[in-house]
């Protein structure tokens, strides 16, 4: 310097226009134990940032930003 490609809950990660954004694991509170732990039920927590299009945008376009891969 150019292409590419990811960024959605604290962590791995789905959802690719329209429904209340979901799953693991992880917190928290309770149930059950003599008590821990599994397990069971209830909980609270996010769409990287700013514009555009759209009747609607996590998703489609632009620009930024972080990070990865390849070339030079």
């Nucleotide at each position: 310097u150019g292409g590419c490609c990811c960024u959605u809950a604290a962590c791995u990660c789905a959802g690719c226009g329209g429904u209340c954004a979901g799953a693991g694991c992880g917190g928290c509170g309770g149930a059950c134990u003599c008590a821990u732990a599994a397990u069971c039920c209830g909980u609270a927590g996010g769409u990287c940032c700013a514009g555009g299009u759209u009747c609607u945008a996590a998703u489609c376009c632009u620009g930024g930003a972080g990070g990865g891969c390849c070339a030079g």
The RNA shown here (transfer RNA) has 72 nucleotides and comes from a Gemmatimonadales bacterium. The coordinates come from a structure-prediction model, not an experiment, and the mean pLDDT is 83. Rfam family: tRNA. Its family is annotated with triplet codon-amino acid adaptor activity in the Gene Ontology. The sequence is in RNAcentral, with records from ENA and MGnify.